[in-house]
């Protein structure tokens, strides 16, 4: 230079000028001044919390989600280290990575045989020999998948039948908090798959969501239909009647315990009001130094306040600049002209912390491979 | 803002992880008819909303994106 990995940032400046939104100050009001006014995803709403509010209370069941192993956090299905498996020459990247020997069910088609097994062709052996008994799983065949592989001996042919190696599995010592790693010994090999089938083991989690939720105001018919449980047992008294106990219904499956009602509770129709305040914006905040720490991050000190709209602001338009097409000039760096010149993805709506998905074009860092020169 | 559902032929819809995804209506031809409808025949019609994954195999099961389509506020 050319290909590539992996991370990271930015995603227009300035000024004019006509307008929106808030908050402050002035002002009786109308209004003026003056500050501040969208993103890295504000998105999908896919996890995870804060926050309200209900029966956040105890068991226990049922759903739901997670899943190598240590850490980081408020928490997480997220980060980071690392460990095993895979793939790249390499820088690196991928993995829903518990458990198939708990248990049930599945594995079309082919194919002897698809998981307590089993022999199609084909080898050997015997015999009454195109055949029949037994032996065999080395070879062929099927298949996504076929009961350890490879070589030696071994045999009638042949097989973990023996023995070497590699694979596996169990012990046991090191190493390391773990996952796993390695040496050494011992077994002749053990029942393929698949748990993103159902299911087992550990872990986790009440639920609903700012249209949550509190207050104030306003107005109307506390109606009307069906639906589900229940309409009961006991006790005392001064008994036509009263008290008291238990039971009833609803509230989140059950059940205890707790609250409402006096019969409770549901669904739809029907009637009224769509008006203001609260929750709302300072926060697990931002940014710089320094410490700890491989790293996620955590501490401490100093600094900054940075949208709060409710039909819902944040925006049009003009100049320069930068940038981007073009065209000239230069040995390069660059100058000079021109032109329809900011053009992606998108826009808050109660707040974070993540993952995902879109994104036009500019730059940085830091590695690897190749080919060139010095 | 929030929360739920759904996606299979032109149109309603079925569809246990296993052949080349079916049916009923429409739809084209043909026949019946002097014609038309109905009747009887025959034939057509799909990336199973896209994309990745799990597995031998995916419409199905996971995952993320794409279109549709329904709900919600106080009062008594």
């Nucleotide at each position: 230079c050319c290909a590539g990995a992996c991370g990271g940032u930015c995603g227009g400046a300035c000024g004019g000028u006509c307008g929106c939104g808030u908050g402050c100050a002035u002002g009786c009001a109308a209004a003026u001044g003056u500050a501040c006014g969208a993103g890295g995803a504000a998105a999908g709403u896919c996890c995870g919390g804060g926050c309200u509010u209900c029966a956040c209370g105890g068991a226990a069941a049922a759903c739901a989600g997670c899943g190598g192993c240590g850490g980081g956090u408020a928490a997480c299905g997220c980060c980071c280290g690392c460990c095993u498996g895979g793939g790249g020459u390499a820088a690196c990247c991928c993995a829903a990575g518990g458990g198939a020997a708990a248990g049930u069910g599945c594995c079309a088609c082919a194919g002897a045989a698809a998981a307590u097994a089993u022999a199609c062709c084909g080898c050997c052996u015997u015999u009454u020999a195109u055949g029949a008994a037994g032996g065999u799983a080395a070879g062929g065949g099927u298949g996504a998948a076929a009961u350890g592989g490879u070589g030696c001996g071994g045999u009638a042919a042949g097989a973990g039948c023996g023995c070497a190696c590699c694979g596996c599995g169990c012990u046991u010592g090191c190493g390391g908090u773990a996952a796993c790693g390695u040496a050494a010994g011992c077994g002749g090999c053990a029942g393929g798959g698949a748990a993103a089938a159902c299911c087992c083991c550990g872990c986790u989690g009440g639920a609903a969501g700012c249209a949550a939720a509190a207050c104030c105001a306003a107005a109307u018919a506390g109606g009307g239909a069906c639906u589900g449980c229940g309409c009961g047992c006991u006790g005392g008294c001064u008994c036509u009647g009263c008290c008291g106990g238990c039971a009833g219904u609803u509230g989140a499956u059950u059940c205890c315990g707790c609250a409402g009602c006096a019969g409770c509770a549901g669904u739809c129709c029907g009637g009224g009001u769509a008006g203001g305040u609260u929750g709302c914006u300072c926060g697990a905040g931002g940014u710089a130094a320094u410490c700890g720490g491989c790293g996620a991050c955590g501490a401490u000190u100093a600094u900054c306040c940075u949208a709060g709209a409710u039909g819902a602001a944040u925006g049009g338009c003009c100049g320069u600049c930068u940038c981007c097409g073009c065209c000239u000039c230069g040995u390069c760096a660059g100058a000079g002209g021109u032109g329809a010149a900011a053009g992606a993805c998108a826009g808050a709506a109660c707040c974070c912390g993540g993952c995902u998905u879109a994104c036009a074009g500019a730059c940085c860092g830091u590695c690897u491979g190749g080919c060139a020169a010095a | 803002g929030g929360g739920c559902c759904u996606g299979u032929a032109g149109u309603u819809c079925a569809g246990u992880g296993g052949u080349u995804a079916g049916a009923a209506c429409g739809c084209a031809c043909c026949g019946c008819u002097c014609a038309u409808a109905a009747c009887g025949g025959u034939g057509u019609u799909g990336u199973c909303g896209u994309a990745g994954g799990u597995u031998c195999g995916a419409g199905u099961c996971c995952u993320a994106c794409c279109g549709g389509g329904c709900c919600c506020a106080c009062c008594a």
Molecule: RNase P RNA; transfer RNA
Organism: Rickettsiales bacterium